[in-house]
RNA sequence: UACUCAUCCAGAGAGGUGGAGGGACCGGCCCGUUGAUACCUCGGCAACCACUCGCUAGGCAGUUGGUGCCAAUUCCGGCAGGACUAACCCGUGUCCUGGAAGAUGAGGC
Numbered sequence: 001u002a003c004u005c006a007u008c009c010a011g012a013g014a015g016g017u018g019g020a021g022g023g024a025c026c027g028g029c030c031c032g033u034u035g036a037u038a039c040c041u042c043g044g045c046a047a048c049c050a051c052u053c054g055c056u057a058g059g060c061a062g063u064u065g066g067u068g069c070c071a072a073u074u075c076c077g078g079c080a081g082g083a084c085u086a087a088c089c090c091g092u093g094u095c096c097u098g099g100a101a102g103a104u105g106a107g108g109c
Stems, first nucleotide, its partner, number of pairs: 001108001003107006013042005021031003025078004043070003048066003051062002054060001055058001074101001079098006
C1' cells in the first nucleotide's frame, strides 16, 4: 500500500513518565483525575514466519530470532438473507448464516 492468502468467542500485568480524553469510523455501551489512552522498562501470552530436534511425514514439540498481543468476542451493532417475536401488514426485538470495515501475520507490487 484501492493487491492476494490465513486467522480473529482461547490466552497473557506490574512499575515509571505524563495529565485528558480514550476504546479505528458512526450509533450504543463502556474505560478514565481512585490518573485512562499514549510512551518507556521489566514481566507475561501466543505460535504467523524463520530456525532447531525427533519421527508415525502429518503436523507435533522447543521458544532461539523477526513480528504480534496482554479491559470488555475485533466490546456489541452498522450491509444482505433467513427463523422466531400469536393469522396478515407495519413496527420492535432476539438468534443464525454470510458480507463489509478493521487488526495481525506471510507474501506481492